[in-house]
RNA sequence: GCCGGUGUAGCUCAGGGGUAGAGCAGACGUUUCAUAAGCGUCGGGUCGCAGGUUCGAAUCCUGCCACCGGUA
Numbered sequence: 001g002c003c004g005g006u007g008u009a010g011c012u013c014a015g016g017g018g019u020a021g022a023g024c025a026g027a028c029g030u031u032u033c034a035u036a037a038g039c040g041u042c043g044g045g046u047c048g049c050a051g052g053u054u055c056g057a058a059u060c061c062u063g064c065c066a067c068c069g070g071u072a
Stems, first nucleotide, its partner, number of pairs: 001071007010024004018055001026042005048064005
C1' cells in the first nucleotide's frame, strides 16, 4: 500500500430503516445491631467524525479517524 473486521451508557455487549436496550457498575430505598448479599426504584447516550440516500438513518452508501487481523 491492498483486503477484511470492530467502533452504541463508566465497563462488557445486543439492536441491521420507524420512540436506543440488557447485564455489571453508580445513586436512593427496603432488609440487618451493623456490613455484605438479596429485592425494588432512579439516573446516565452528539450510536467514532463528516457527507449522501430516504418521509424517516445507530442501521443503507461514500470518505476520513482509531484499533485488530490478513497479504505482498

Transfer RNA from Candidatus Wolfebacteria bacterium GWA1_42_9, 72 nucleotides, folded computationally. NCBI's taxonomy places the organism under Bacteria, Bacteria candidate phyla, Candidatus Wolfeibacteriota. Rfam family: tRNA. Gene Ontology term of the family: triplet codon-amino acid adaptor activity. The family's RNA type in Rfam is transfer RNA.